Model confidence (mean pLDDT): 81 of 100. This is a predicted structure of a 1496-nucleotide RNA (small-subunit ribosomal RNA) from an uncultured prokaryote. Rfam family: Bacterial small subunit ribosomal RNA. Its family is annotated with ribosome and structural constituent of ribosome in the Gene Ontology.
[in-house]
């Protein structure tokens, strides 16, 4: 510090995810030791048991025990005195308000920080003074008595540092300034004193109170408040104060967020982070609050009291049923809850606390120990050597590689743990729980001590096997459908290590809430527009102030922690000394640039005055013509209207056409990227009223400005209410069409509405998708308007509109009208969906608007640009693509292939073009892969081992069998080398094992080969340049070509694969060569003939050359490339034909040509054989043949080719047969012989008919091939003589030696061609042209497509699951108001009953007073009750929409002009997407026009 993930790829936006650190953690696997920390985060749930607060006899009395002494004694004991070592209870004092726990409540002066004044403070320190004289009770105890108990009641006795009075009063308190009031306690003593007590002052400590500032979320909580805010008087308190009461006033708080709701103890700190921040508030420390829940006071210096009291409530326990007891959020521990958190331990030795004069007692505070890898830190599990690179494992290309110096072996060491011995510090005299602990020494022995996760990318680390979209994995992307580095196992490797992973939570990365440090034209995001309140912000010069600001000094900022530097544990963690640092706040001092407050100036902002000026700016009234419709009249006859085509409709009851009248609405031309307005918007003309802008000049005011949360106003269309109006248009509706349907598009009608008045509501794609204002920042313009000035044109200034180029900003683009720079104000944004929805509030008559979530779900959604592909987008161009022609197919019969059906089997493959006379250049058996039956199992075929033989093999005959095969028989033949050995080679039988074999599967595992786009002109690269980049440029453009062919231009310059050429055939000529070819000349022969001699001229054959290149001329074109015409030439513009197939596409075809991975079968899915099938037949399709006839049939005639083939062959002459054919066998391995007859042609006849056309079908008789023609061959003769009279929709081929037509040959092959391949003969017609159909190329455009339109994608319905809204109601929590009740308690009143001290009087125990108590009354008040609300949550029949879900239904809405451009608002309608009306937008394609820009 970044990385993965949207795309075919790119860049941006944007979310999701990961790598880091941390933890009071938990879970899984594993686990040696020690140190040091930490350990109920959940139920503030309930608690058995034990302990956690006592102490003082030197405050006090009595009794007991023990001891001592004395007396009495029945010798058992008992009484008295004394002692104090003793225990329990009581009176009294001090402490139980500390220490310890917890975080429920609390959003608050609770906490933090800094200040303040009206206070108290036991024990402690210090200072001053005092400590005198009296008095009456009471517990314990005794007796009686109630009760189950807890606990009491009465009588009697007694003490004090308990209680009371009097005296005194340096200080003290009150005061009306006269005066008044108020204390005390003794104890011990070694008599020195010590400890106390009272009053007062001061201090220290602790506590109370007040204030400034800071301190969570929600506005779907906006108003709250009646002791409420203040005053006066009084009360109360330690003390100020509405703290309380009476009276008076009506205040106080709040948008700088009151009130309400939810959540929460706060802080030092902790964690993360570069920091700023964020999250958090365990352990330790400070403060607060609480102690079963609620209320209350008492005591006290201090409490409204965790281990005190009273009352109410819930719960638990005891009970004799009458009544009582209790409070672990102290330490252990139990149950429960939970993923989860320890021992009912030891000691007061240390530190600290309470009491005590002290000894001491108490102390679950504390110090220790136990449990837990819970965190952090340290150590160990050995070290060295050791290559035959052992064995084993894994893997392999079978050689090897790897585990791996790893092991074994050899040589060492002993940390930790173990055993034994010694043995601390912690304690300054005594006292040590820890603890025989830490530590030290000795001994034995490598001995007792390694796991966990991961290995597709991110992210370090790879192979084999198993599995086969299963099982499973997964943090994100994603793996798994038979070759998985992603699942499971194994081997190997990587990481960390007594731990390792996972999960949860926090920060980081995330600049992803942006103060540091983000954005808003199109990605989410500028309110529709204005006016304006609060707020924010603000021109210029000077003087003074010093609030902000800045510097200095000072106080505070607890300790611990963090940081620095030292020290102590062997180190570290840990502990510890010192220092530094610390935001902020307070006080003080200084400065005055900037901001600010106050005062006084200025005129550049703003306003104002005067005079002009343009304009569809607004409102009201009046008025005009054209057109539409209707009515009336006239004329006059059959149509009109409407559409792609029609129909509904109107018209013989007279339409359309003409004239007149009526009504309503809108204002042609002018008219223009012209004008005005804040926006919406505004358009005939005239008048009246009225707003704003601009220009020129200028008395004046003197910052009056800008923005603007709330607020107020305006705001198209549609829609709503009331009343008018209604010509046209036109949602709804009706009808007609279209269609599979058509609730639409089209047509005919037509109602609301559109118009007016008065209202009220709403609100847009209200857009420049760009908030408002100010200033600054190059040029070049163009245009329009206005005004003024100077003028010859025209220039300058100002306002508005619109461009080119340039800096910055992803891209597109914007660019003085910024989307640039700078500052200021406001609104709004934070992934997509759910959703601008639900609920709640506000507004509205309604429709609805506004404000505005969550659950759940996805890993994307999106912007711009790029390359393709596509378009029922555009431009240019080509092709037998269309057109122009010729001939066909589709109809018939037959042949052949396919589908389907059938079958035991009808083997398999090929499937739009690019399958279908295709694989198959030839299925009777064979082929043959299929079916039935019968046989074989190392096999029909290959290699290796063993035994035997020397062969093998061939022929004849016999038997069984359908045959394969089996059994027998006779004969023929007898391999080569040799070391003479079955020794070697070779052959063969048998045996057993490895293996053979498979036309079995996968062409979606493959090679090879092939088809297709397409013989279309394209496809790329290097360097350079442009762009952030994908990419672009080159390859586009202007011409031209068959062509990316060539030329010119150009940030490109070159190059490669294709095109063309080079190759072959053909057309012309020359040369060479002439046999088997040829025969002009010469001769010969039969006289028929190159038949012979001869010749090589010609034809021809076959080799080498020539020739054609836009080379020449003219025209045209940019003077180019080229094109047009011409000459010459056998041939003219690639002369004609062939071979040749770029990068790639179709997971195209083929595992059945061959090869091959994997899988499958192995007495069978292999091998052999016989028979059958591939030849079936209601039917459908493709490709052909033959025809339908006279351009013909039949008969006669007999001329002219070329390519080829031939030995298991072609087969002549001759002979036979009507013929197929038979016989025959010459010649020929071929320019020699044979196949071999060419046919169309020509002559005659037939005369338009199912024929002298046509030949299917069938019968009979034959021929040939072949073991064999039944299923199932071809041919011949005779006879038979079907359909068919030129073929619907549709569709195919062909541009010249072509189509058409005619015959010929070949491959395969025993035989079988209408198919295929090849050959020649005869030999046309037409092409104006590129609008249209199809295919293709280039450029451009749109795109939501990229598996690329056979794409993508929307909504209803049906099914499953999930969360959620409404819902009659019902249950619970919380809260408010009113009323009732009114425990305990303190306060007030009363107090007839009771009352020791003090006083008085009588007097010797009485009376009265004072005081106090019980009781009673009153107000306050907890719990409780009644009634009415508010609010939150749970459940809820039924119901609404939403989300998700490999292959459900209906349609086709959107993306291309998406086939009716889309979208927004609104209204109506419809199964659904949607359709239609009205207004708006471009985020609409295409063509044309206008305008504008650049260049000439």
């Nucleotide at each position: 510090a970044g990385a993965g993930u949207u795309u075919g790829a790119u860049c941006c936006u944007g979310g999701c995810u990961c790598a880091g650190a941390a933890c009071g953690a938990a879970c899984g696997c594993u686990g040696g030791c020690g140190g040091c920390a930490u350990g109920c985060u959940u139920a503030a749930c309930a608690c058995a048991u034990g302990c956690a607060a006592g102490u003082c006899g030197a405050a006090c009395g009595a009794g007991g025990u023990a001891c001592a002494g004395a007396g009495c004694u029945u010798c058992g004991g008992u009484u008295c005195u004394g002692u104090a070592a003793u225990a329990g209870a009581g009176u009294g004092g001090c402490a139980g308000a500390c220490g310890g726990g917890u975080g429920a409540g609390u959003a608050a002066c609770a906490c933090g920080u800094g200040g303040g004044a009206a206070u108290c403070u036991a024990c402690c320190u210090u200072a001053a003074g005092g400590u005198a004289c009296g008095g009456g009770a009471u517990a314990a105890c005794u007796g009686u008595u109630g009760g189950a108990a807890a606990c009491g009641a009465c009588u009697g006795c007694u003490a004090a540092u308990a209680c009371c009075g009097u005296a005194u009063a340096u200080g003290c308190c009150c005061u009306u300034c006269g005066g008044g009031g108020g204390a005390a306690a003794g104890g011990c003593u070694u008599c020195g004193g010590c400890c106390g007590c009272c009053u007062u002052g001061a201090g220290a400590u602790g506590a109370g109170c007040c204030c400034g500032c800071g301190u969570c979320a929600g506005a779907u909580u906006a108003g709250c408040u009646a002791g409420a805010u203040g005053g006066u008087a009084g009360g109360g308190u330690a003390a100020u104060g509405g703290c309380c009461u009476a009276c008076c006033a009506u205040g106080g708080c709040a948008a700088c967020g009151a009130u309400c709701u939810g959540u929460a103890g706060c802080u030092g700190g902790u964690u993360u982070g570069a920091g700023a921040g964020g999250a958090u508030g365990a352990u330790c420390a400070g403060c607060c609050a609480c102690a079963c829940u609620g209320g209350g006071a008492c005591u006290g210096a201090g409490a409204u009291a965790c281990g005190g009291c009273c009352c109410a409530g819930a719960c638990u326990c005891c009970u004799a049923c009458g009544g009582g007891a209790g409070g672990c959020a102290g330490c252990a521990g139990u149950g429960g809850g939970g993923a989860a958190u320890a021992u009912u331990g030891g000691a007061c030795a240390a530190u600290g606390g309470a009491c005590g004069a002290a000894a001491g007692u108490c102390u679950g505070a504390u110090c220790c120990a136990g449990c837990a890898a819970u965190a952090c830190c340290g150590c160990g599990u050995g070290a060295g050597u050791g290559a035959u690179g052992a064995a084993g494992g894994c893997u392999u290309u079978a050689g090897g590689g790897u585990u791996g110096u790893a092991a074994a072996g050899c040589u060492c060491u002993u940390u930790c743990a173990g055993u034994a011995g010694g043995g601390a510090a912690g304690a300054u005299a005594a006292u040590g729980a820890c603890g025989g602990u830490a530590c030290c020494u000795a001994c034995a022995g490598a001995a007792g001590a390694a796991g966990c996760c991961c290995c597709g990318g991110c992210u370090a680390a790879c192979u084999c096997c198993g599995u086969g979209c299963c099982a499973g994995c997964a943090g994100c992307c994603g793996c798994g459908g038979u070759a998985a580095u992603a699942c499971g196992g194994a081997g190997g490797g990587g990481g960390c290590u007594a731990g390792c992973g996972u999960u949860a939570c926090u920060c980081g990365g995330a600049a992803u809430c942006a103060c540091u440090g983000g954005g808003c034209g199109u990605a989410a995001a500028g309110c529709g527009c204005g006016c304006g309140u609060a707020g924010g912000u603000g021109g210029u010069g000077g003087g003074a102030c010093a609030a902000g600001u800045u510097g200095g000094a000072u106080g505070u900022g607890a300790a611990a922690g963090c940081c620095c530097c030292g020290g102590g544990c062997u180190u570290a963690a840990c502990c510890u000394a010192g220092g530094a640092a610390u935001a902020g706040c307070g006080u003080u001092u200084a400065a005055u640039a900037c901001u600010g407050g106050a005062g006084g100036g200025c005129u550049a902002g703003a306003g104002a005055u005067u005079g002009g000026u343009a304009g569809a700016g607004g409102g009201a009234a009046a008025u005009g013509g054209a057109a539409u419709u209707c009515c009336u009249a006239g004329u006059g006859u059959a149509g009109a209207g409407g559409u792609g085509a029609a129909a509904u409709u109107c018209g013989u009851a007279g339409a359309u056409u003409u004239a007149g009248g009526a009504a309503g609405a809108a204002c042609a031309c002018c008219a223009g990227a012209g004008g005005c307005g804040a926006a919406g918007g505004c358009g005939g003309u005239u008048u009246c009223c009225u707003g704003g802008g601009c220009c020129a000049a200028u008395a004046c005011u003197g910052a009056c400005g800008c923005u603007g949360a709330g607020g107020c106003g305006c705001g198209a269309a549609a829609g709503c209410g009331u009343g008018g109006g209604g010509a046209g248009c036109a949602a709804a509706c009706a009808g007609g069409a279209u269609u599979a349907g058509a609730u639409a598009c089209c047509c005919u009608g037509g109602u609301a509405g559109u118009c007016c008045a008065c209202c009220g509501c709403u609100g847009u794609a209200a857009c420049g998708a760009u908030g408002a204002g100010u200033g600054c920042u190059a040029a070049c313009g163009c245009u329009g308007g206005u005004u003024g000035a100077g003028u010859a044109a025209u220039u300058c200034a100002u306002c508005g509109g619109u461009g080119u180029c340039g800096u910055a900003c992803u891209a597109c683009g914007c660019a003085u009208u910024a989307a640039g720079c700078a500052a200021c104000u406001c609104c709004g944004c934070u992934g997509g969906g759910g959703a601008g929805u639900a609920c709640g509030g506000u507004c509205g008559c309604a429709a609805g608007a506004u404000u505005a979530a969550a659950a759940c779900u996805c890993a994307a959604a999106g912007a711009a640009a790029u390359u393709g592909a596509c378009g029922g987008g555009g431009g240019c161009c080509c092709g037998c693509a269309c057109a122009a022609g010729c001939g066909g197919u589709g109809g018939a019969g037959c042949a052949u292939g396919u589908g389907g059906u059938u079958u035991a089997a009808u083997u398999c493959g090929a499937a739009g073009c690019a399958u279908c006379g295709c694989g198959a250049a030839g299925a009777a058996c064979c082929u043959u892969a299929c079916c039935a039956g019968c046989c074989c199992u190392u096999g029909a075929c290959a290699u290796g081992g063993g035994c035997g033989u020397c062969g093998c093999g061939g022929u004849u005959c016999c038997g069984g069998g359908a045959g394969a095969c089996c059994g027998g028989u006779a004969c023929c033949u007898u391999c080569a080398g040799u070391u003479c050995g079955g020794c070697u080679g070779g052959a063969u039988c048998c045996c057993g094992c490895a293996c053979a074999g498979g036309u079995g599967c996968u062409g979606c595992a493959u090679g090879g080969c092939u088809g297709u786009c397409g013989u279309c002109a394209g496809c790329u690269c290097g360097u350079g340049u442009c762009g952030u980049g994908a990419g672009a440029u080159g390859u586009u453009g202007g011409g031209u070509u068959a062509a990316g062919u060539c030329c010119c231009g150009c940030a490109a310059c070159g190059a490669g694969c294709g095109c063309a050429a080079c190759c072959c055939c053909u057309a012309u000529c020359u040369u060479c060569a002439g046999u088997u070819g040829c025969c002009a000349u010469c001769g010969g022969u039969u006289c028929g003939a190159g038949c012979c001699g001869g010749g090589u001229a010609c034809u021809c054959u076959g080799a080498a050359g020539g020739a054609a290149c836009u080379g020449c001329c003219g025209g045209u074109g940019a003077c180019a490339a080229g094109c047009c015409g011409g000459a010459g030439g056998a041939a003219g513009g690639u002369g004609g034909g062939g071979a040749u197939g770029a990068c790639g596409u179709c997971a195209a075809g083929u595992c059945c040509u061959c090869a091959u991975g994997g899988c499958c079968c192995u007495u069978a899915c292999g091998g052999g054989c016989u028979g059958g099938g591939c030849u079936a037949c209601a039917c459908a399709c493709g490709u052909g043949c033959u025809a339908c006839a006279a351009u013909g049939g039949c008969g006669g005639u007999g001329a002219c080719a070329a390519u080829g083939g031939g030995a298991a062959g072609c087969g002549a002459a001759g002979g036979g047969g009507c013929g197929a054919c038979c016989u025959g066998g010459a010649g020929c391995a071929a320019a020699u012989c044979c196949c071999c007859a060419a046919a169309a042609g020509u002559c005659g006849u037939c005369u338009c008919a199912g024929u002298u056309c046509g030949g299917a079908u069938u019968g009979c008789a034959c021929u040939c091939u072949g073991c064999a023609a039944c299923u199932c061959g071809a041919g011949u003769g005779c006879a038979u003589g079907a359909a068919g009279g030129u073929g619907g929709a549709a569709u195919c081929g062909c541009u010249a030696g072509u189509a058409a037509u005619c015959g010929u040959g070949g491959a395969u092959c025993a035989g079988c061609a209408u198919g295929c391949c090849a050959c020649g003969g005869u030999g046309a017609a037409u092409a104006c042209g590129u609008u249209c159909c199809c295919g293709g190329g280039c450029c451009u455009u749109g795109u939501a497509c990229a598996c690329a339109c056979c794409g993508c994608c929307c909504g209803u319905c049906a099914c499953a699951c999930c969360a959620u809204g409404g819902g009659a109601g019902u249950u619970g929590g919380u809260u408010u108001u009113a009323c009732c009740c009114g425990a305990a308690g303190g306060u007030g009143g009363u107090g007839c009953g009771c009352u020791a001290a003090c006083c008085a009087g009588u007097u010797u125990a009485c009376u009265g007073g004072a005081u106090g108590c019980a009781g009673c009354c009153a107000a306050c008040c907890a719990c409780g009750g009644u009634a009415a609300g508010g609010u939150c949550a749970g459940c809820g029949a039924c119901u609404g929409g939403g989300g998700u879900g490999a292959a459900g239904u209906c349609g086709u809405a959107a993306c291309a002009a998406g086939g009716u451009a889309g979208c927004c608002g609104u209204a109506g309608g419809g199964g659904a997407a949607c359709c239609u009306g009205c207004g708006g937008c471009u985020g609409g394609a295409u063509c044309a026009c206008c305008u504008c820009c650049u260049u000439a």